[in-house]
RNA sequence: CGGGGUAUAGCUCAAUUGGCAGAGCGCCUGGUUUGGGACCAGGAGGUUCUCAGUUCAAGCCUGAGUACCCCGA
Repeated sequence: CGGGGUAUAGCUCAAUUGGCAGAGCGCCUGGUUUGGGACCAGGAGGUUCUCAGUUCAAGCCUGAGUACCCCGA
């Protein structure tokens, strides 16, 4: 320098052919227990990497960037 991949909750990851952003773990509160763990119930937590474009509507499509990984030179 060229090609490909990944970026979504604190962490690991889903989200079909564009149509209400979710799960597990973790965290908080309550129950249970002598206490803790486990278990049960409830809850909080997101400018979907950035900027722009298309669209009635974008995590998803288009363009330009950023970071990391892989391949080639």